[in-house]
RNA sequence: CAUCCAUCCCGAGCGACCGAGAGACCUGGCUCGUCGAAGUCGCAGCAACCGCCCCUUGAGGGCAGGUGCUAACGCCAGGAGCGAUGGAGG
Numbered sequence: 001c002a003u004c005c006a007u008c009c010c011g012a013g014c015g016a017c018c019g020a021g022a023g024a025c026c027u028g029g030c031u032c033g034u035c036g037a038a039g040u041c042g043c044a045g046c047a048a049c050c051g052c053c054c055c056u057u058g059a060g061g062g063c064a065g066g067u068g069c070u071a072a073c074g075c076c077a078g079g080a081g082c083g084a085u086g087g088a089g090g
Base pairs, nucleotide, nucleotide: 001090003088004087005086006085007084008083013043014042015041016040017039021032022031023030025079026078027077028076029075044070045069046068049066050065051063052062053061054060055058074082
């Protein structure tokens, strides 16, 4: 990185640094933001895709090692070679 599968209206925030934009992209809205957003780091948490364990083997239970996630339905509507995350895969 081609390709395939699953999920995306549940859930879960504090601190430090930084300093003007951010919510993936386009159009239009709406929202967040110098009362410090977004981002990075630390800690904490959520969840349970992979992993591990148990059994009564099931649409079962448990743990939390690898990811992921922690404003608003992927913020909303329309659009497109849509996107994101996990797993498989050569």